[in-house]
RNA sequence: GCAGGCCGGGUGACCGCGGGCUCCCUUCGGGGAGCUCGAGGAAAGUCCGGACACCACAGGGCAGGACGCUGGGUUGUCCCUCGGGGCAUACCCAGGCGGCGAAAGCCGACGGAAAGUGGAACAGAAAGGAGACCGCCUGCCUCGGGCAACCGAGGUCGGUAAGGGUGAAACGGUGGGGUAAGAGCCCACCAGCGGUCGUGGCGACACGGCCGGCUUGCCAAACCCCGUCCGGUGCAAGGUGAAGCAGGCUCCGUUGACGCGGCCCGCCGAGGAGCCGGGUACACCGCACAGAGAGAUGGUCACCCUCGACAGAAUCCGGCUUACAGGCCUGCU
Numbered sequence: 001g002c003a004g005g006c007c008g009g010g011u012g013a014c015c016g017c018g019g020g021c022u023c024c025c026u027u028c029g030g031g032g033a034g035c036u037c038g039a040g041g042a043a044a045g046u047c048c049g050g051a052c053a054c055c056a057c058a059g060g061g062c063a064g065g066a067c068g069c070u071g072g073g074u075u076g077u078c079c080c081u082c083g084g085g086g087c088a089u090a091c092c093c094a095g096g097c098g099g100c101g102a103a104a105g106c107c108g109a110c111g112g113a114a115a116g117u118g119g120a121a122c123a124g125a126a127a128g129g130a131g132a133c134c135g136c137c138u139g140c141c142u143c144g145g146g147c148a149a150c151c152g153a154g155g156u157c158g159g160u161a162a163g164g165g166u167g168a169a170a171c172g173g174u175g176g177g178g179u180a181a182g183a184g185c186c187c188a189c190c191a192g193c194g195g196u197c198g199u200g201g202c203g204a205c206a207c208g209g210c211c212g213g214c215u216u217g218c219c220a221a222a223c224c225c226c227g228u229c230c231g232g233u234g235c236a237a238g239g240u241g242a243a244g245c246a247g248g249c250u251c252c253g254u255u256g257a258c259g260c261g262g263c264c265c266g267c268c269g270a271g272g273a274g275c276c277g278g279g280u281a282c283a284c285c286g287c288a289c290a291g292a293g294a295g296a297u298g299g300u301c302a303c304c305c306u307c308g309a310c311a312g313a314a315u316c317c318g319g320c321u322u323a324c325a326g327g328c329c330u331g332c333u
Stems, first nucleotide, its partner, number of pairs: 001332007009304007017038009040310001044321002047319005052234004064230005069095006075088005096110001097108004111225002116223002118219002133164002135160003139156007172190006191215001193212008238285004247276006259267002305308001
């Protein structure tokens, strides 16, 4: 330095908070005693996959979203002749390819840029079937020199991507031929691309031979194209019971119902009773070896040590990501 795993102050006393069980008291509202349990590796972000629940659903499509190398597995799900088989883009392991590192090792949304559209700060003349700023070169003009051939300087029409310069990136590299100067313009080798064949591997792929045109740059976590998959909403899901009010039906009642503590008399004087389905408050379930109401899971003191970070459950499980003082173990460079 790298990888993997683990811990996340400890012990004791006292006080307090929430749940459960047992017992006692009660004015039935509750109260008291004892025992016992009571946050995390991430409980977080809510980013994925599922369970569970309700709604929707003949079949197909559009839109939208997610994913994209290979093999295997976990888990889930579907089918079944109950032996097993199929599928998966979440996740894990191993591998291939690419990048980084001296190495251990780390990182990768890792299909397509020769379908189309688009983008590339600054610098630079020019950022893609591009480009002439400097430079190089033929011709022409002017001036100077020279007997002349021609030489030099300046200008101009052009040619030129070899050289310089800018840039993350300038349209293959090296050498030779060629040319006025140059250029895959031509040739050899190399790199890369496409096709094909062989060998190795389950495969991704690797290595090698031959052929081809001489080169087709980068970005798809830009639009897009190709392939595959995906119905929606989330425990305030949802379920059960059910006052009151309203509704429906039946019965009783001014020939006196109901009420006045059980019956009779008496008083009073217009409503009363029962049933029904839906359903609100409310209660319970969903709901958990912490767990409810959004609310509890703490505090003080003493001693010790390495002096204590990030952080607080809300339906549950698995994963990913993010935050984290300090410490321990194992392996490797």